[in-house]
RNA sequence: UCUCAUCCAGAGGAGCAGAGGGAACGGCCCGGUGAAGCUCCAGCAACCACCCACUGUGGGCAGGUGCUAAUUCCGUCAGGUAUGGCCUGGAAGAUGAGG
Numbered sequence: 001u002c003u004c005a006u007c008c009a010g011a012g013g014a015g016c017a018g019a020g021g022g023a024a025c026g027g028c029c030c031g032g033u034g035a036a037g038c039u040c041c042a043g044c045a046a047c048c049a050c051c052c053a054c055u056g057u058g059g060g061c062a063g064g065u066g067c068u069a070a071u072u073c074c075g076u077c078a079g080g081u082a083u084g085g086c087c088u089g090g091a092a093g094a095u096g097a098g099g
Stems, first nucleotide, its partner, number of pairs: 001099007012041005020030003024076004042068003047064002050060004072092001077089005
């Protein structure tokens, strides 16, 4: 870089550290009652692997990932509705599996 699937559910404490973080931009938030990062422990979920039944798939386990503020925090582009709002789809992004 390409393809496919999913993204309105769920799940945080401690230690070190010391000012940023929520992908970009805008908004709106989180943050010295301690951000990012690192470590340990705990948890959530079930994409892959594995096991059982069975071939629309269902159940189990938790080994490889992933994740544990806010719907992917909301919007961005297009359409609809009709009006500062709502709905649908897309783009982008994230994660997994495969190339």